Predicted 3D model of a 71-nucleotide RNA (transfer RNA) from Candidatus Roizmanbacteria bacterium GW2011_GWA2_37_7. NCBI's taxonomy places the organism under Bacteria, Bacteria candidate phyla, Candidatus Roizmaniibacteriota. It was read from a public genome assembly. Its mean pLDDT, the model's own confidence on a scale to 100, is 85.

RNA sequence: GGGCCUGUAGUUCAAUGGCAGAAUAGAGCUCUCCAAAAGCUUUGAUGGGGGUUCGACUCCCUCCGGGCCUG
Numbered sequence: 001g002g003g004c005c006u007g008u009a010g011u012u013c014a015a016u017g018g019c020a021g022a023a024u025a026g027a028g029c030u031c032u033c034c035a036a037a038a039g040c041u042u043u044g045a046u047g048g049g050g051g052u053u054c055g056a057c058u059c060c061c062u063c064c065g066g067g068c069c070u071g
Stems, first nucleotide, its partner, number of pairs: 001070007010024004018054001026042005047063005
């Protein structure tokens, strides 16, 4: 230099154009003599920009970060 994959919550991962979810972590409460465990409630996210579309995490372009293959 060329090609491919990837970026979603603090973390690990879902969501094949139609309400962004789960687990775990965080906060509060219940239970308990106390604590742990368990249960209930709750907070929190689509890498940046542009385009297509009635509607975009999803499709297209570009930039940025990470990874793999190849010369």